This is a predicted structure of an 81-nucleotide RNA (c-di-GMP-I-GGC riboswitch aptamer) from a Candidatus Rokuibacteriota bacterium.
[in-house]
RNA sequence: CUCGAUAAUGGCAAACCCGUCGCGAGGCGGGGACGCAAAGCCACGGGUCAGGUCACAAGCCUGAUGGCCGGGCUGCCGAAG
Numbered sequence: 001c002u003c004g005a006u007a008a009u010g011g012c013a014a015a016c017c018c019g020u021c022g023c024g025a026g027g028c029g030g031g032g033a034c035g036c037a038a039a040g041c042c043a044c045g046g047g048u049c050a051g052g053u054c055a056c057a058a059g060c061c062u063g064a065u066g067g068c069c070g071g072g073c074u075g076c077c078g079a080a081g
């Protein structure tokens, strides 16, 4: 460096419930744990989703999702190979 143990120390927190913000996707806080070795950070490319426009659509515009994939930046631990 690669890799990721039935290792150690810690960390995060899906669904669901409550509160709150948002037209919405969804965000935030609390409870809660399905999972996660980047489930830390960044919407750059693709996907998906929402809103607007339009005749449904396509296209375009504006958003959401980093726990969909790729990419970029950073990072704890150290068995085996």
Base pairs, nucleotide, nucleotide: 002081003078004077011036012035016031017030018029019028020027021026034067040073041072042071044070045069046068047065048064049063050062051061052060053059

The source organism's lineage runs through Bacteria, Bacteria candidate phyla and Candidatus Rokuibacteriota.